Small-subunit ribosomal RNA from Novibacillus sp., 1466 nucleotides, folded computationally. Rfam family: Bacterial small subunit ribosomal RNA. Its mean pLDDT, the model's own confidence on a scale to 100, is 85. RNAcentral holds the sequence, with entries from ENA and SILVA. The source organism's lineage runs through Bacteria, Bacillati, Bacilli, Caryophanales and Novibacillus.

RNA sequence: CGUGCGGGGUGCUAUACAUGCAGUCGAACGCCGAUGGAGGGACUUGUCCCUUUAUUGGAGUGGCGAACGGGUGAGUAACACGUGGGCAACCGACCUGAAAGACGGGGAUAACAACGGGAAACCGUUGCUAAUACCGAGAUAAGACCUAUCACCACCUGGUGAGAGGUUGAAAGGCGCUACGGCGUCACUUUCAGCCGGGCCCGCGGCGCAUUAGCUAGUUGGAGAGGUAACGGCUCCCCAAGGCGACGAUGCGUAGCCGACCUGAGAGGGUGGACGGCCACACUGGGACUGAGACACGGCCCAGACUCCUACGGGAGGCAGCAGUAGGGAAUUUUCGGCAAUGGGGGAAACCCUGACCGAGCAACGCCGCGUGCGUGAGGAAGGCCUUCGGGUCGUAAAGCGCUGUGAUGUGGGAAGAAGAGAGUGUGGAGGGAAUGCCACAUUCGUGACGGUACCACAAGAGGAAGCCCCGGCUAACUACGUGCCAGCAGCCGCGGUAAUACGUAGGGGGCGAGCGUUGUCCGGAAUUAUUGGGCGUAAAGGGCGCGCAGGCGGUCUGGAAAGUCUGAUGUGAAAGGCCACGGCUCAACCGUGGGAAGGCAUUGGAAACUGUCAGACUGGAGUGCAGGAGAGGAGAGCGGAAUUCCCGGUGUAGCGGUGAAAUGCGUAGAGAUCGGGAGGAACACCAGUGGCGAAGGCGGCUCUCUGGCCUGGAACUGACGCUGAGGCGCGAAAGCGUGGGGAGCGAACAGGAUUAGAUACCCUGGUAGUCCACGCCGUAAACGAUGAGUGCUAGGUGUUAGGGGUUUCCAGACCCUUAGUGCCGAAGUGAACACAUUAAGCACUCCGCCUGGGGAGUACGACCGCAAGGUUGAAACUCAAAGGAAUUGACGGGGGCCCGCACAAGCGGUGGAGCAUGUGGUUUAAUUCGAAGCAACGCGAAGAACCUUACCAGGGCUUGACAUCCUCUGGAGUACUUGGAGACAAGUAUGGCCCUUCGGGGACAGAGAGACAGGUGGUGCAUGGUUGUCGUCAGCUCGUGUCGUGAGAUGUUGGGUUAAGUCCCGCAACGAGCGCAACCCUUGAUCUUAGUUGCCAGCAUUGAGUUGGGCACUCUAAGGUGACUGCCGGUAAGAAGCCGGAGGAAGGCGGGGAUGAGGUCAAAUCAUCAUGCCCCUUAUGUCCUGGGCAACACACGUGCUACAAUGGCUGAAACAGAGGGAAGCGAAGCGGCGACGUGGAGCGAAUCCCAGAAAAGCAGUCGUAGUUCGGAUCGCAGGCUGCAACUCGCCUGCGUGAAGGAGGAAUCGCUAGUAAUCGCGGAUCAGCAUGCCGCGGUGAAUACGUUCCCGGGCCUUGUACACACCGCCCGUCACACCACGAGAGUGUGUAACACCCGAAGUCAGUGAGGUAACCUUAGGGAGCCAGCUGCCGAAGGUGGGACAGAUGAUUGGGGUGAAGUCGCA
Repeated sequence: CGUGCGGGGUGCUAUACAUGCAGUCGAACGCCGAUGGAGGGACUUGUCCCUUUAUUGGAGUGGCGAACGGGUGAGUAACACGUGGGCAACCGACCUGAAAGACGGGGAUAACAACGGGAAACCGUUGCUAAUACCGAGAUAAGACCUAUCACCACCUGGUGAGAGGUUGAAAGGCGCUACGGCGUCACUUUCAGCCGGGCCCGCGGCGCAUUAGCUAGUUGGAGAGGUAACGGCUCCCCAAGGCGACGAUGCGUAGCCGACCUGAGAGGGUGGACGGCCACACUGGGACUGAGACACGGCCCAGACUCCUACGGGAGGCAGCAGUAGGGAAUUUUCGGCAAUGGGGGAAACCCUGACCGAGCAACGCCGCGUGCGUGAGGAAGGCCUUCGGGUCGUAAAGCGCUGUGAUGUGGGAAGAAGAGAGUGUGGAGGGAAUGCCACAUUCGUGACGGUACCACAAGAGGAAGCCCCGGCUAACUACGUGCCAGCAGCCGCGGUAAUACGUAGGGGGCGAGCGUUGUCCGGAAUUAUUGGGCGUAAAGGGCGCGCAGGCGGUCUGGAAAGUCUGAUGUGAAAGGCCACGGCUCAACCGUGGGAAGGCAUUGGAAACUGUCAGACUGGAGUGCAGGAGAGGAGAGCGGAAUUCCCGGUGUAGCGGUGAAAUGCGUAGAGAUCGGGAGGAACACCAGUGGCGAAGGCGGCUCUCUGGCCUGGAACUGACGCUGAGGCGCGAAAGCGUGGGGAGCGAACAGGAUUAGAUACCCUGGUAGUCCACGCCGUAAACGAUGAGUGCUAGGUGUUAGGGGUUUCCAGACCCUUAGUGCCGAAGUGAACACAUUAAGCACUCCGCCUGGGGAGUACGACCGCAAGGUUGAAACUCAAAGGAAUUGACGGGGGCCCGCACAAGCGGUGGAGCAUGUGGUUUAAUUCGAAGCAACGCGAAGAACCUUACCAGGGCUUGACAUCCUCUGGAGUACUUGGAGACAAGUAUGGCCCUUCGGGGACAGAGAGACAGGUGGUGCAUGGUUGUCGUCAGCUCGUGUCGUGAGAUGUUGGGUUAAGUCCCGCAACGAGCGCAACCCUUGAUCUUAGUUGCCAGCAUUGAGUUGGGCACUCUAAGGUGACUGCCGGUAAGAAGCCGGAGGAAGGCGGGGAUGAGGUCAAAUCAUCAUGCCCCUUAUGUCCUGGGCAACACACGUGCUACAAUGGCUGAAACAGAGGGAAGCGAAGCGGCGACGUGGAGCGAAUCCCAGAAAAGCAGUCGUAGUUCGGAUCGCAGGCUGCAACUCGCCUGCGUGAAGGAGGAAUCGCUAGUAAUCGCGGAUCAGCAUGCCGCGGUGAAUACGUUCCCGGGCCUUGUACACACCGCCCGUCACACCACGAGAGUGUGUAACACCCGAAGUCAGUGAGGUAACCUUAGGGAGCCAGCUGCCGAAGGUGGGACAGAUGAUUGGGGUGAAGUCGCA
């Protein structure tokens, strides 16, 4: 949120409670009533009174019950519970069985009455009375106690039985019957026994904290006494000083325990609700009384808190019983019916009582069952949703048609649960047995809350009965729309920033279903606390090291006993539950019957291998002693030389010192250097070695003294004496601390100089503690092999140290074997991998230490240690979804190696400065349309904006539209002119009259109309296709099979060479292959063949001219061949690939140039070329027109042009190209013009004609270093051309004007040969407009030592905490916000103790002068009892100082988390 029915279950709160619901017996007893009957009396004849009887009521005496049943879980960590035992240390009302008895008496008292007190609750005094109430004395038996005896038994004290001497009971009652003798029954007394119940004691078991380590004074024990049902320090006096504890005492926290329940494969883990057993509690605390039983839920007393009544004096109360109320809480029910059943109490019984119980009610709270229909039905309806517009889907679903009748509804019927008890009648039985009675049987009557319920029959009609969650993965189920990091979702990963299967809605789908989903809790998965079943080199984790108490573990053989162990039996393990079988409710849930199971515990019989134990033995483990050996092992004392520094003296002069470079510093008062002498301290070069010694830390000159350990050898001895080791004790680098010395060098702190943005650093100059010694502390380190100790076993190879043995050798030595140490490599094995591997991280055993996600944090608090610094032990809150290890592929590195590139270098010429052109930014504007943005945007899209283009702006128009398709109607279209207007457009005049036809019409075209639609250079290049740029023409990128690896992946592709090249060769666990490279293609360079017009002309003829004839040899043209392949030679390399040199050749090692761009990267560019999804506009974001703008201009940048001049400018004469273009075109000659150009119109659709004079160069002249005869901007005037139109805003010409500029700062670009530089020519676009672009040829250099450096790239390798990949990652302070925690002057609260004070009730003890019925009495009194008083103990309370816990506190400390803050960061 939703909700139809039924069954059988379940259902708050130790907070406070209104109200209701709670005994029985008259057959124990007395009293007072009521009603009926009978009898009698009075009379007012229907009333009253008396007696008796029956029924019944009231309170009281008495008995039994009230200690059960019912509730709750507060307390309790305890013999409370569970389990198994014990009591020879105990008790018991009612009940059962057995035995015996019940004789004879007495005195009171409530009720009641009177009087009195009080508001009430209640009470007092006097008087009367009964009992199955109470009481002694006597008789009797058993029992108990004391004394001593005997027998038997026993598990410490003892038990049982027998007999002998001193104390003790009763209801003489009720009822029924009676022949009056008694009988029966119920109750009673005593004893024994039983059933059942209880009490006490013991073993074992089940919890958290050690940041709780010591606790204890009746405490532990003993003797005695008291007390109890009973043992006991249970209590008391005395004596002793014990008892408990690391196998966890004490303290604190938490908690009722169990059968069982949930989960789990199990072992375990969690729980203790219902039901059952036990315990504890009853407002809180204390106490006793009564009683068989209580220290008593619905009893009493006291204290306290609270509530209520009150007349203020005083009283009353206790729902954790059933209902119910208030409060609390997320949340838990009716103030129900009935005693019909089961059970309980009382009673002789009927019967009464029973909120136990049986039922009903409420609640889907869980479990179980049923239903909400079934069949048919395709025009696949309507409608919804989606759609590629075809359709698909909801969907046989619905409707329609045909059926059925569970449940609900109505009507009718209708149980089982009931057995009875009792009464009536009848029969029989027992005893000596008449009656009542008792027992048995038969028969009749006889009792139901639930409930007219279950169930059955009939009726009617699909009728009244379906929802919830989910649909990204895990995880079954997908689309549309809306939204746009918003709103929201989310168990984890994560979704949402304009195409969301994840948000919301809808359609569809999936799951479950009267429920569904969420939340919480527990177990599981989790081998993630690992007993089963984990780990510790690097992931968390080996104690820094040793000695060693306790503990754990322990060699070989024999024997004993039998604790562990194994096995049999017995007892127990309640029922319920679980399991199995059968059965009852229609099934099931539920219930019944039976079986089986049950870890365990106890007792007992047996076995003896193993462990333990006892005894004996052994030598292999371990040790002793003997003979040798090596060593920086330790402690103390002494000695030595080199060096540094300082002091003194000599020589000597200007520097020394230091650094990347410097400076501070020292030095003319004589440094540094050098020589001699002296002082002092510290450390010990070479030897020196993965060499030695030591437990570790650590130990290094030499000698002496003392001393520890180790190794080897082989005989002897002891005989398991061993291993490990929590606590404990000791050792323990450096730094540091204390006291006293010492102090040469070095050197924290500090000072100065440098460096730097800064430099509290790195570097330099100085320098104090300290470093050294003695004594005492500290006790930590990356105390590391990041690897605990011990023992055994498990291939080897090779070094080295110290010994021993053997063989050989003249010796030196060599070889072999062996022990102990120390290294390297490696097999099996192990391992996540790296790696380890007889020195294990292998295979096993023993013991110890340690780990359990990261951060917080080795921090806080507490405790212990320390002089301090600090150390050891060691959390939590909070926070994160990771932190981490090893390895892989990349990327990166101011890592390494190798190698390329106009990358640098070497050169040449530029840019950056000037003027102008052009593009961009910016600014401006009505608009200056849009895009491009490092390289790889910026003469880019644009191969050409005056209108057009044009997308922008202003204004004026149109709305099915400028353009496409469809429909209807009409008709022609078109052309020219006039008028209005800026034009679009509108009006008019004139002219004109399409094609086909079956004659109906159709097609194209135009106009009108309606709607589907058009249209959009509007958005998104981060939704896309296509295209393109870039790394980069860099040499790379991959695959198949195989192999290796747990895997990612590797190998191949690495390596050695070589190349321009992953080019080729060789090698190789690889072998092959693909895309790239190369080649194939185009062009150019040589030559040949073919072909000669428009091309060419050697020879012949001819002309002004290859002009013409002729020819095609040459040039050329354009088609096809040849040629170049490291082919040949030499050298080199590896007899390879290749490289170097040479020959030949037009060309030589890719000949030059082009086209060609692997796999990928940049969410690179483009929605404005085009296409296209989605979104948006629709009298406008569409479309038409005029004008404007894209051309603006303080500036900034890019790309260019022209220059600054003499290698030049100008003038004159005069040479040589290539490649192209040309019909709306190129346009010749000629003529005009200074010229642009005009005129002209030959020729040419082009090897023919035209554009078209190439220019630089060369020759001659002039200029003479000047802002010029350089340079040409700018401006003026006059013209030309194109075009509807040159104002904004074209190009060109002539004349005039003549700016900046004298070679360009930092910086930066191109180029390695026909290249750069320089010179001109052509073309595309195009009406016109080029300094741009694309091409073409002419002239034509310089330089490259080389790869250190800059940039980019390739391969290998290395490190990495990077992987949106170094433009990465990331640390700390500070600032701000929030959160939790610590400290804190303190403040306030609680808990449990302790000391003292006070001391209620009450038991006990003492006293008892007061009171007193039963008994005794000599009648005075006594015994006994009671009140009162006193004492011990004693709850609550008070005072006090401490302990513990949590709360709070100005301020303060660090921590965590936060958006793009600050500072730095080798």